[in-house]
Small-subunit ribosomal RNA, central domain from a Candidatus Pacearchaeota archaeon, 352 nucleotides, folded computationally.
The sequence was found in a public genome assembly.
Its Rfam family is "Archaeal small subunit ribosomal RNA". Rfam links the family to the GO terms ribosome and structural constituent of ribosome.
Context: one part of a larger RNA
RNA sequence: UUGGGUCUAAAACAUCCGUAGCCGGCAUUGCAAGUCUUGUGUUAAAUUGUUGCUCUCAAGGCAACAAAUGCACAAGAAACUGCAAUGCUAGGGAUUGGGAGACGUGGCGAGUACGGCACAGGUAGCGGUAAAAUGUUUUAAUCUGUGCCGGACUAACAAUGGCGAAGGCACGCCACGAGAACAAAUCCGACGGUGAGGGAUGAAAGCUAGGGGCGCGAAAGGGAUUAGAUACCCCUGUAGUCCUAGCCGUAAACGCUGCCCACUAAACAUUGCGACCUCCUCGAGAGGUUGCAGUGCUGAAGCGAAGGCGGAAGUGGGCUACCUGGGGAGUAUAGCCGCAAGGCCGAAACUU
Numbered sequence: 001u002u003g004g005g006u007c008u009a010a011a012a013c014a015u016c017c018g019u020a021g022c023c024g025g026c027a028u029u030g031c032a033a034g035u036c037u038u039g040u041g042u043u044a045a046a047u048u049g050u051u052g053c054u055c056u057c058a059a060g061g062c063a064a065c066a067a068a069u070g071c072a073c074a075a076g077a078a079a080c081u082g083c084a085a086u087g088c089u090a091g092g093g094a095u096u097g098g099g100a101g102a103c104g105u106g107g108c109g110a111g112u113a114c115g116g117c118a119c120a121g122g123u124a125g126c127g128g129u130a131a132a133a134u135g136u137u138u139u140a141a142u143c144u145g146u147g148c149c150g151g152a153c154u155a156a157c158a159a160u161g162g163c164g165a166a167g168g169c170a171c172g173c174c175a176c177g178a179g180a181a182c183a184a185a186u187c188c189g190a191c192g193g194u195g196a197g198g199g200a201u202g203a204a205a206g207c208u209a210g211g212g213g214c215g216c217g218a219a220a221g222g223g224a225u226u227a228g229a230u231a232c233c234c235c236u237g238u239a240g241u242c243c244u245a246g247c248c249g250u251a252a253a254c255g256c257u258g259c260c261c262a263c264u265a266a267a268c269a270u271u272g273c274g275a276c277c278u279c280c281u282c283g284a285g286a287g288g289u290u291g292c293a294g295u296g297c298u299g300a301a302g303c304g305a306a307g308g309c310g311g312a313a314g315u316g317g318g319c320u321a322c323c324u325g326g327g328g329a330g331u332a333u334a335g336c337c338g339c340a341a342g343g344c345c346g347a348a349a350c351u352u
Stems, first nucleotide, its partner, number of pairs: 004323003007307002012320001014201004021194003025088007033081002035077008048066007091191001092188003095184003103177007110154002114150008125136002162169002206247006215241002220236004258319006266298001268296012302309002325352003335344003
């Protein structure tokens, strides 16, 4: 390379949007680029194939015919692909309707706990641990009551639950904004799928500037433990954690499973919407059957090295990304990005 692969062996980009490209629903008509048929020319000889002849045979030699998968031109075919035109509605989009949701942004408000302060009560301890000590306390602590202030957080409800592209999202209310499902089948009429480059979003930590700082708490100090203890335990405690504006762009960013479409037994649970049935204290009530969409769980066939998967990891199609023994190494170098930390891209020698 041809291939074979990517849940766990190497390998699905953190996620989405989207440019080029690639791929693309049903019908009719036309064109004839791809495609197919025929003919002509060309396709040197040697070579190859068939037949025959010939060196006694063979290899070899000679002759005739064929072929030479290609290219060019001409004539034709029109199913498929393509192109053009016209139309369609099953894909897709729009619209309308009533519901569901910790979806986003901003604002207002609430609550317990915690800490501080003030006042009042009260007296000798409190705290902490396996046990202690450091610490704190007669300048009155711990504890009890009342009030005020502060920052962070949002118990129970809570779920095997919901929403979001992912990261993620949970006290209540308001405003603005977004998406999905269901139902209707009113409109558009293939407008679609994927997506190299590119763009946007992206936990925590970290960085810049300005605020804020209750609790927690890297670093640091002290007390213990220990042979030692640069730890685990304890007492303190700075950055940080919080807010605003801007950077960073990484994670076991995980379902270690790319996106889209179609098909392939059943059973159960649960969430949302719809239809129908029964009950009803008539209530946004209860139960049941069923359709669609989601989340789980058990499993047929099938798949898999097995674990297992089983609306998929099965059976097929379209597009993308990535892998190719271990180490060296996600290192070096160059480039790009970043204030920096560093990120992205990413080798080789050598070794085994």